[in-house]
C1' cells in the first nucleotide's frame, strides 16, 4: 500500500412501534437489532422513488391517468475521501 480472523477493544442499526417535520419519496428523537469491515462521509456516474410545482389527456367531481426533478435513497451498484485493529495472504 493492499488485505480481512471463530483475534481484541469497540461502533453503526434494517425491518417494526412512537413523537415531530414533509404534498410524497423521505429525514429526524426515542424504542428496537435484520444485519454491517467502513452500514464513516460526499449526489461524481449508474439506478431506484416520490410529483408539491409545471406540461398534456379525460372531464366538470374541482377528480383521475400519464409525463417531468429542481426533491430523495451513501444500508442499490461504481467512484472520491477519511479511519480502529494486525492473524493469513
Nucleotide at each position: 500500500c493492499c488485505c480481512g480472523a471463530u483475534a481484541a477493544a469497540g461502533g453503526c442499526a434494517a425491518a417494526c412501534c412512537u413523537g415531530c417535520c414533509u404534498a410524497a419519496a423521505g429525514g429526524u428523537g426515542g424504542g428496537g437489532a435484520c444485519g454491517c469491515a467502513a452500514a464513516g462521509c460526499c449526489a461524481c456516474g449508474g439506478g431506484u422513488c416520490u410529483a408539491c410545482g409545471g406540461c398534456g389527456g379525460u372531464g366538470u367531481a374541482u377528480a383521475c391517468c400519464g409525463c417531468u426533478a429542481u426533491g430523495a435513497c451513501a444500508g442499490c451498484c461504481g467512484g472520491g475521501u477519511u479511519a480502529c485493529c494486525g492473524a493469513a495472504a
Description:
The prediction has a mean pLDDT of 90. This is a predicted structure of an 89-nucleotide RNA (c-di-GMP-I-GGC riboswitch aptamer) from an Actinomycetota bacterium. Of the family's consensus pairs, 95% are formed in the model. It was read from a public genome assembly, where an Rfam model found it.